[in-house]
């Protein structure tokens, strides 16, 4: 210098941010939510899980 392996580094996981732990991809790859009467109308989550912080909806109290 080239290749090939292993380690490690990045990235991603339907809308913020932090931690821990899954998973997935590692370069045009992961990944970009669900129903319908799909022309256009409805639904549910700030999580891939916890915890926490913000933001929004909900009911109740003061």
């Nucleotide at each position: 210098u080239a290749c090939c392996c292993a380690a490690a580094g990045g990235g991603u996981g339907a809308u913020g941010g932090a931690g821990u732990c899954c998973a997935c991809c590692u370069u045009g790859c992961a990944c970009c939510g669900c129903c319908g009467u799909u022309u256009u109308g409805g639904c549910u989550g700030a999580u891939g899980a916890c915890u926490c912080c913000u933001c929004u909806g909900u009911c109740a109290a003061g």